A computed fold for a 385-nucleotide RNA from uncultured Brevundimonas sp., annotated as Bacterial RNase P class A. NCBI's taxonomy places the organism under Bacteria, Pseudomonadati, Caulobacterales, Caulobacteraceae, Brevundimonas. The coordinates come from a structure-prediction model, not an experiment, and the mean pLDDT is 76. The RNAcentral record of the sequence draws on MGnify. It matches the Rfam family "Bacterial RNase P class A". Its family is annotated with tRNA processing, dimeric ribonuclease P complex and ribonuclease P activity in the Gene Ontology. By type it is a ribozyme.

């Protein structure tokens, strides 16, 4: 200058105030006084993953669909998370980064460019016939892929042989496949022996191949539940006369209401008790003693498990956990000042010292936990290149 991994998010006091509990007093008995005590994170947050806890669903297996997940061994309740380790890839380097199964099961794609992008192919060069010339070349027939171009990628790469010129055509290394042996739990990884090379890329395109997953979420659910309306049982009073009826009703006369009366117009059968059930409104419950923290020791390279020993630590419901004043501690620093370079003598530049004043992110529980992410003023500490 850098790579890594862990930590920390001001401290003490004082004054006001807020929320959860516990005590004491006081009266209107649910409220006021007081007094103890406890009161947000390292991300409480995005709610992306995995779990508990709760209903629902649901004979068992299993199979489809859908979605996820993918070196290899370990950790955990689990996991897409986490640790070691293999492969590939960047970087001098500490160390980083990798959707890290399959491309002879199928199907699709390969964009511009460029002859040619998947049964490979020949644009220009190279090289061998033959013709033709104005000797510079050029026209046909055929050979090759070595150079050049194109283009992310062009059917193995370097060197020699060889060759008319070329080519795994032949040879050596390397690279690739298949086999054997060592070593490794396994991923792999060497050495060795055959293959002359075929099998190009894309699975973050369909697909296949293994593995996992039922669904909704604490507005889960569960207790107790008014008022006021409706619902159902009994009781009890009540439901006019008369025609007529298919029992559902009509018609006519009484009654009653419309300020009296006459027309008109409406009403013309339920009410009063007692009990029972369901549901809202509100209450209580889930709701914090646990995969808990916190120190030690042991096992293990770690992740993390195991003993002991201590601590009990917010709880709520649209939501308290704030405010200010002091003082330390940390930054930043006008002004004076002091050194020490430069100098065109006007200043500039670095650095110490005092110190007026100024600053402190991101953010904020809400059923509860393990994990990712993403935000974050400033500090500290350890290893390592």
């Nucleotide at each position: 200058a850098g790579a890594c991994g862990g930590c920390c998010g001001g401290g003490c006091g004082g004054u006001c105030g807020c929320g959860g509990c516990g005590g004491g007093c006081g009266c209107g008995u649910g409220c006021g006084c007081c007094u103890g005590u406890c009161g947000a994170g390292g991300a409480a947050a995005g709610u992306c993953c995995g779990g508990g806890c709760u209903c629902c669903a649901c004979g068992g297996u299993g199979a489809a669909a859908a979605g996820g997940c993918g070196g290899c061994g370990g950790g955990u309740a689990a996991c897409g998370c986490c640790c070691g380790c293999c492969c590939g890839g960047g970087g001098u380097g500490a160390c980083c980064c990798g959707a890290g199964g399959g491309a002879u099961a199928g199907c699709g794609c390969c964009a511009c460019a460029g002859a040619a992008a998947g049964c490979a192919a020949a644009c220009c060069u190279c090289c061998g016939g033959c013709c033709c010339u104005g000797c510079g070349g050029g026209a046909c027939c055929g050979g090759u892929a070595a150079g050049g171009g194109u283009g992310a990628a062009a059917g193995g790469g370097u060197g020699g042989g060889g060759u008319a010129a070329g080519a795994g055509c032949c040879c050596a290394c390397c690279g690739c496949g298949u086999c054997u042996c060592u070593g490794g739990u396994a991923a792999c990884a060497g050495c060795g022996a055959c293959g002359g090379c075929a099998u190009g890329g894309c699975a973050a395109g369909c697909c296949c191949c293994g593995c996992c997953u039922g669904g909704a979420g604490c507005a889960a659910g569960a207790c107790c539940g008014a008022a006021u309306a409706g619902g159902g049982a009994u009781g009890u009073c009540g439901c006019g006369c008369g025609g007529u009826u298919u029992c559902g009703g009509c018609c006519g006369c009484a009654g009653g209401g419309u300020u009296c009366a006459c027309c008109g117009c409406c009403c013309g059968a339920g009410g009063c008790a007692u009990c029972c059930g369901g549901g809202u409104a509100g209450g209580u419950c889930g709701c914090g003693a646990g995969a808990a923290c916190c120190g030690u020791c042991c096992g293990g390279c770690a992740a993390c498990g195991g003993g002991c020993g201590g601590u009990c630590c917010a709880g709520a419901g649209g939501a308290a956990u704030g405010a200010u004043c002091g003082u330390c501690a940390c930054c930043c620093g006008a002004c004076g000042u002091c050194c020490g370079g430069c100098u065109u003598c006007g200043g500039c530049c670095g650095g110490g010292c005092c110190c007026a004043g100024g600053g402190g992110a991101c953010a904020g529980a809400a059923c509860c936990c393990g994990g990712c992410u993403u935000a974050c003023a400033g500090g500290c500490c350890g290893u390592c290149u």